RNA sequence: AUUGAACGCUGGCGGCAUGCCUAACACAUGCAAGUCGAACGGCAGCAUGCUGCACCCUUUAAGUAUCUUGAGGGUAGGGUAUUUAGAGGGUGCAGUGAUGGCGAGUGGCGGACGGGUGAGUAACGCGUAGGGAUCUGCCUUAGAGAGGGGGAUAACCCGGGGAAACUCGGGCUAAUACCGCAUGAAGUCUGAGGACUAAAGCUGGGGACUUUCGGGCCUGGCGCUUUAAGAGGAACCUGCGUCCGAUUAGCUAGUUGGUAGGGUAAAGGCCUACCAAGGCGACGAUCGGUAGCUGGUUUGAGAGAAUGACCAGCCACACUGGGACUGAGACACGGCCCAGACUCCUACGGGAGGCAGCAGUGGGGAAUAUUGGACAAUGGGGGGAACCCUGAUCCAGCAAUGCCGCGUGUGUGAAGAAGGUCUGCGGGUUGUAAGGCACUUUCGGUGGGGAGGAAGGAGUUAUCGUUAAUAGCGAUGACUAUUGACGUUACCCAUAUAAGAAGCACCGGCUAACUCCGUGCCAGCAGCCGCGGUAAUACGGAGGGUGCAAGCGUUAAUCGGAAUUACUGGGCGUAAAGGGCGCGUAGGUGGUUAUUUAAGUUGGCUGUGAAAUUCCUGGGCUUAACCUGGGGUGGUCAGCCAAUACUGAGUGACUUGAGUACGAGAGAGGGUAGUGGAAUUUCAGAUGUAGCGGUGAAAUGCGUAGAUAUCUGAAGGAACACCAGUGGCGAAGGCGACUAUCUGGCUCGAUACUGACGCUGAGGCGCGAAAGCGUGGGGAGCAAACAGGAUUAGAUACCCUGGUAGUCCACGCUGUAAACGAUGUCAACUAGCUGUUAGUGCAUGAAAAUGUAUUAGUGGCGAAGCUAACGCGAUAAGUUGACCGCCUGGGGAGUACGGUCGCAAGAUUAAAACUCAAAGGAAUUGACGGGGGCCCGCACAAGCGGUGGAGCAUGUGGUUUAAUUCGAUGCAACGCGAAGAACCUUACCUACUCUUGAAAUCCUCAGGACGAGUCAGAGAUGACUUGGUGCCUUCGGGAACUGAGAGACAGGUGCUGCAUGGCUGUCGUCAGCUCGUGUCGUGAGAUGUUGGGUUAAGUCCCGUAACGAGCGCAACCCUUAUCCUUAGUUGCCAGCAUGUAAAGAUGGGAACUCUAAGGAGACUGCCGGUGACAAACCGGAGGAAGGCGGGGAUGACGUCAAGUCAUCAUGGCCCUUACGAGUAGGGCUACACACGUGCUACAAUGGGCGGUACAGAGGGUUGCGAAGCUGUGAAGUGAAGCUAAUCCCGGAAAGCCGUUCGUAGUCCGGAUUGGAGUCUGCAACUCGACUCCAUGAAGUCGGAAUCGCUAGUAAUCGCGAAUCAGAAUGUCGCGGUGAAUACGUUCCCGGGCCU
Repeated sequence: AUUGAACGCUGGCGGCAUGCCUAACACAUGCAAGUCGAACGGCAGCAUGCUGCACCCUUUAAGUAUCUUGAGGGUAGGGUAUUUAGAGGGUGCAGUGAUGGCGAGUGGCGGACGGGUGAGUAACGCGUAGGGAUCUGCCUUAGAGAGGGGGAUAACCCGGGGAAACUCGGGCUAAUACCGCAUGAAGUCUGAGGACUAAAGCUGGGGACUUUCGGGCCUGGCGCUUUAAGAGGAACCUGCGUCCGAUUAGCUAGUUGGUAGGGUAAAGGCCUACCAAGGCGACGAUCGGUAGCUGGUUUGAGAGAAUGACCAGCCACACUGGGACUGAGACACGGCCCAGACUCCUACGGGAGGCAGCAGUGGGGAAUAUUGGACAAUGGGGGGAACCCUGAUCCAGCAAUGCCGCGUGUGUGAAGAAGGUCUGCGGGUUGUAAGGCACUUUCGGUGGGGAGGAAGGAGUUAUCGUUAAUAGCGAUGACUAUUGACGUUACCCAUAUAAGAAGCACCGGCUAACUCCGUGCCAGCAGCCGCGGUAAUACGGAGGGUGCAAGCGUUAAUCGGAAUUACUGGGCGUAAAGGGCGCGUAGGUGGUUAUUUAAGUUGGCUGUGAAAUUCCUGGGCUUAACCUGGGGUGGUCAGCCAAUACUGAGUGACUUGAGUACGAGAGAGGGUAGUGGAAUUUCAGAUGUAGCGGUGAAAUGCGUAGAUAUCUGAAGGAACACCAGUGGCGAAGGCGACUAUCUGGCUCGAUACUGACGCUGAGGCGCGAAAGCGUGGGGAGCAAACAGGAUUAGAUACCCUGGUAGUCCACGCUGUAAACGAUGUCAACUAGCUGUUAGUGCAUGAAAAUGUAUUAGUGGCGAAGCUAACGCGAUAAGUUGACCGCCUGGGGAGUACGGUCGCAAGAUUAAAACUCAAAGGAAUUGACGGGGGCCCGCACAAGCGGUGGAGCAUGUGGUUUAAUUCGAUGCAACGCGAAGAACCUUACCUACUCUUGAAAUCCUCAGGACGAGUCAGAGAUGACUUGGUGCCUUCGGGAACUGAGAGACAGGUGCUGCAUGGCUGUCGUCAGCUCGUGUCGUGAGAUGUUGGGUUAAGUCCCGUAACGAGCGCAACCCUUAUCCUUAGUUGCCAGCAUGUAAAGAUGGGAACUCUAAGGAGACUGCCGGUGACAAACCGGAGGAAGGCGGGGAUGACGUCAAGUCAUCAUGGCCCUUACGAGUAGGGCUACACACGUGCUACAAUGGGCGGUACAGAGGGUUGCGAAGCUGUGAAGUGAAGCUAAUCCCGGAAAGCCGUUCGUAGUCCGGAUUGGAGUCUGCAACUCGACUCCAUGAAGUCGGAAUCGCUAGUAAUCGCGAAUCAGAAUGUCGCGGUGAAUACGUUCCCGGGCCU
């Protein structure tokens, strides 16, 4: 982009299209093929006419009977009843085919078209281009004919059988039904003489003539027979094209061809007989799977790929299979026969049926419509026609299924309304959106009007034609009344009102569109990457936005992107991919030249390539979709003409490719036979004695029965040291002592010959390491398997001692290897430099040799070029040509199955299901390594002292508890936060209380602040009593304070250090970490920063496609070591005095020490050596100090989501009469245990006692506290001095001098416990420190392991301070005494640089 789609949500209108893709599954019901009476006999039914009969009504005539009128009789008139005959009308019945017509039947034409479906079919089925041996109803044109006879048979009637379907017998009858005869050619056959073969009538009209009154006859129309031709249709044959599979390689007996015959409309093995043995196939036969084919459709730039709904052409099929009949045409969808399955009827004997026609039903399915209207139009069948039939067709119905069009309003409208939502609380956004005002009315509603689709046909009539004709018929007009399913049509007008009409998906990136809330790896999302574990633009909701819009998304499917099967247009050194190597068949391809041909090739012309579609251009629906006119395009097509460069084909020639001959040359090329020495082993003998052997170390093993070692001799097998070389040979595998022999290939040189004989090479054939297999030998060494010994957690291994197949030979098999240059073979071309092997030429030279040129090999660099890079680079992976092999994501798998080969092992050929989102190559950066190189560090080593064992202190874990608050957890938590928990602290627990709160801001009211007392209570608190009326003032008030009240709010050591700031630890005081510009690289990146030296150092020097720069290093800062200057109190006292028991105590001094300010000094500066003449290093001098003098502060880019929400700050979440606040008591101090860090010890380098000496740095007014006095002591008392170089803490201790203890659980050690006290403090019970007396535990130097330290250091000794009422064995400082060792960088740990 697309779809015959389906599903979800939603849905106003119209136009045009489309609608069982699945079960060619089964079907109820209705309809879908009839028509002709102008072919025929007829006539059931309908209508009409005629005839007959019956009845009724009306009417005429006659008769009879009776009544009545006139006086009686007679007669006449009239009435009534009845009879007969006739006429008219109505009804019924019967007859009559006579007329209109017509059921059934005979006959003709049509049911072979139209409509449906795609099962089958890989085929002359389809497409395209051709061919000849054919047929053809109706239609058109033309010729000829149509004479005269016959016998039947349906219908019908009669009878019979059967449930039915249907059927049998007898009888009658017609034809355009059927059959002879005649005529007959331009037909067919033929022996060329001849022979054979037709027909039918029906109907309209009619003047004369004629008639049996039916007609004949004339004329028109329709029909019939025959022949020829045409049009259209049908059949057959051929070239080319038309899916997949070789894990289908051979197939074929009517098979291939011929002859003869048969058969057909027609060629033909189409069929039969005979003869021959052919035919097809690697250019894929046969077999298997799948499939209707095409025009076209979808996509694509195209080439292609996929597809074959609707429309159109062809084919095939009609319940399944088979068969023929009829016919112009069928082997026939709504015909026949047979068989089968299924369904239905049945009286059980037998029958009927075929929706893949239109509707419709069931079923299947994700899924696909009405049992509608009409023949009005178009078309078809029949008919002379009117007409009849037509589920073809035209319409309507259903479905957003698709395409196209329209609408759901338009303008104005800021108070930027309300509501929603977000917020940084100001506002933003929804949003001119709504409301409001003005306007319009498409579509839809209602009411009116109203085309076109209609042409014809019928009737009347005019003209013309036909004809004898003014008749009939035909043609062309005129007039008249008429024919519409759709249809309430399209369209137009009127009318009322913004009125009736918007959704869907998405918003992390790809990809247009962002916020809040909820959730908390749950729920869920997801096309790919991936979101979600408490701040989710990704889940769910909301607001907002984006996109499309009567639709929008999802799913499925096709093409594209995909150069990801590469024809256009890919690859194979390392990513998948060169066959292990050669010979060679088919095939492909091929040097120079002449000529012929014209197959390929090129040009022109002709034919064809249906229509529709696509494209261009017009036209018609208001537009568009849609419909329509014209044009154009489309081919491996066919035929003809022409050209001849190239390719091909034929013929002739050539020598450069290839080959042959001649002369030389090198070689582990191959086969066979023989020979040789060194070594191992074994055996024999000799010498000789206790070990040998083996390993990291051992053991198994061998050896006193004499090994190993040494010597002599013998046997046997295998392999050939040195030479030996990125040397040689071979196609590859491979080949290594020497000699002989047989034999293949290669190279060089100069001539002669052949004359393209060449290259490659699917199949095929041969060779082919090692291991393995078979048979027979051989067997020294080595050595799978195996055994033993070690190692180890184990050790079916590595190591050791043995050891069998095998390794060797002969003959067979196997046929694979990282068979590798991971690089197929052949040929041509394209800069150089330099080795080496084998030849040849030239120059020089006496020779050796050197130089130079060239050929054939074999190596190293390297240009252009190529390559993803690495790299390759005349031995190409460069530029080209020829041919072969192979690849198409990873795994499954080189596996399964099948085939072939093999004795087996196995080899070869070679999949799929399923599964993953990667697998892989080259290069880059870092990190890591029981990789390498260089270097450093108390890292090891060398030393000293500890820890780990004991007791105690302290911290942690664990356990316990009402609570034992919380945090810190390898180094880098554990004497850590905590520089100090009895209350407080305190965060924890229990109990009792408070609720605007203990503390903050604001408001209102009241008071006055504030102090004291009593009572209750554990206290917080509560009750009562009492003193007191404050400060400033412009007199309005104001500022603090207390109490009460209401709410905004406070409060939280509640959670998250993985939301954060800040701070900190650590690597590490390690020497690193980067940038700009330039350069190199496709790029990541590199370079600089690497290299050579050197340093503590990326410190410095040199080199250098780099040149510079920044943060780090160093220096600048503090302190300490020396000196100088200045200053001289509270510090100092040399000299001069005074003075004491002593004393800088005093006068004085300013020298010294010291104090604290400023300077100096050290820079590899100097000398020598080493080094590149550098940087620097080594040694020396001088110097207080020497190469950074010692110490401190100082911590690059970054790492560890390191630590801390409990210092503080802070986002989010959570609590709000409680997770906040207050009070009392308790807890943080618990205790089977484990660990860390310390203290004290275990003693004589010591303990006790006595005497005696020397610091530094600090602290002190809520403080340090002297002297003196008391107490054994802790302390008490006391109060001087000191805001400090002045006074105090304050006696330093180890040390030194004496004395004692004598190796003992002690005169060591001090835990524990009892008693008595001191001090601090409201208060030492839980739970302080200290003192005295008494008690006197473990412990006799500490397993594995582990820590610190390189000089004023370790070790050891004491002193001070912070915190602090009190409470250090901790921490931070201070000084005293004061060592040992470092060969060195192999190893352990950590770090830096290069690789």

Source information: This is a predicted structure of a 1395-nucleotide RNA (small-subunit ribosomal RNA) from an uncultured bacterium. Its mean pLDDT, the model's own confidence on a scale to 100, is 85. It matches the Rfam family "Bacterial small subunit ribosomal RNA".